[in-house]
RNA sequence: UGAGUCAGUUUGACGGUCGCGGCGAAACGCUGAAAAGCGCUCGCUGAGGAAAGUCCGGGCUCCUAGGGCAAGGAUGCCGGCUAACGGCCGGUGAAGGCGACUUUAAGGACAGUGCAACAGAAAUAGACUGCCGAGAGGCGUCUCGGCGAUGGUGGAAAGGUGAGGUAAGAGCUCACCGGCGGUACGGAGACGUACCGGCCAUGCAAACCCCAUCCGGAGCAACGCCGUGGAGGAACAACGGGUGCCUGCCGGUUCCGCGGAGGCGGCUAGAGUCUUCUGGCAACAGAAGAUCGAGAUAGAUGACCGUCCACGACAGAACCCGGCUUAUAGACUGGCUCAGCAG
Numbered sequence: 001u002g003a004g005u006c007a008g009u010u011u012g013a014c015g016g017u018c019g020c021g022g023c024g025a026a027a028c029g030c031u032g033a034a035a036a037g038c039g040c041u042c043g044c045u046g047a048g049g050a051a052a053g054u055c056c057g058g059g060c061u062c063c064u065a066g067g068g069c070a071a072g073g074a075u076g077c078c079g080g081c082u083a084a085c086g087g088c089c090g091g092u093g094a095a096g097g098c099g100a101c102u103u104u105a106a107g108g109a110c111a112g113u114g115c116a117a118c119a120g121a122a123a124u125a126g127a128c129u130g131c132c133g134a135g136a137g138g139c140g141u142c143u144c145g146g147c148g149a150u151g152g153u154g155g156a157a158a159g160g161u162g163a164g165g166u167a168a169g170a171g172c173u174c175a176c177c178g179g180c181g182g183u184a185c186g187g188a189g190a191c192g193u194a195c196c197g198g199c200c201a202u203g204c205a206a207a208c209c210c211c212a213u214c215c216g217g218a219g220c221a222a223c224g225c226c227g228u229g230g231a232g233g234a235a236c237a238a239c240g241g242g243u244g245c246c247u248g249c250c251g252g253u254u255c256c257g258c259g260g261a262g263g264c265g266g267c268u269a270g271a272g273u274c275u276u277c278u279g280g281c282a283a284c285a286g287a288a289g290a291u292c293g294a295g296a297u298a299g300a301u302g303a304c305c306g307u308c309c310a311c312g313a314c315a316g317a318a319c320c321c322g323g324c325u326u327a328u329a330g331a332c333u334g335g336c337u338c339a340g341c342a343g
Stems, first nucleotide, its partner, number of pairs: 001339010012308007020046006028039004048314001052325002055323005060219004064248001066247004072215005077091005092106001093104004107210002112208002114204003128151001130147007159177006178200002180197007223265004232256005239251003272291008
């Protein structure tokens, strides 16, 4: 200097004139049957890093739910974090990359079942082309025995490469490698290292399944309150009350019953945010201090003017929070790797 890789910050800025929503405050005015609401003035404040997808986990509300079983579903190497998770952090194994790094659906094939098309002689092992030995025959044939090395098919053909050995061959033997098993050591553990053993008929569980761990249901259109007078009526008798069953618990049970076009709560102070210190490789935890940043409901932030500049992409809350995934222009910061050059 260039290329790459990982992590983080930001998400146009400033000013002016009108116009929208919320909260707070005093007086005044207005609407309504009521509940309740609105206007004027002043102060404060008002969309995101993904608000998106609705894929996970919860908070909260209601259903009787403490225990057990079944069904169904989810996760799946080890350790830690968290309210929890299928998330995050740190490791181990495997695959990719020169490397920094990236990805990982990573328990069990010795509980059982199943699949491996086509090609090929044959896909849990049956020999097509062939090699060797013996015999017959006589010019390339037959019979018997041995072989699984050569060739062909295939993703895969009785672990691979090389050497020895053999009638010809073969882990038959040896060396190295791979798989499997055993022992010792290291590590909390996944696992790693060393040595030993010829034990060597594969793969797939992102096939059914087995094992371990976990899981009630429904959802803010949940749910609750107020409101032109509410008042009850009928049937039934061992059932009824969250997916199923058992147990526990509670209760007499079930059905009908005019209308209110509405209003209010839930509704935003939280597993909150920021700064510093301590501990930890980290995720994160603890302590101290500071701080309050939307709550709409036919659904709020728009229009105009001026300046700066990087000339602005993806894109708008609807109960809230922790994650994941997807879309994305530009600006900035730091760590590490590789290549080249110079000193």
This is a predicted structure of a 343-nucleotide RNA (Bacterial RNase P class A) from a Clostridiaceae bacterium. The prediction has a mean pLDDT of 75. The sequence was found by an Rfam model in a public genome assembly.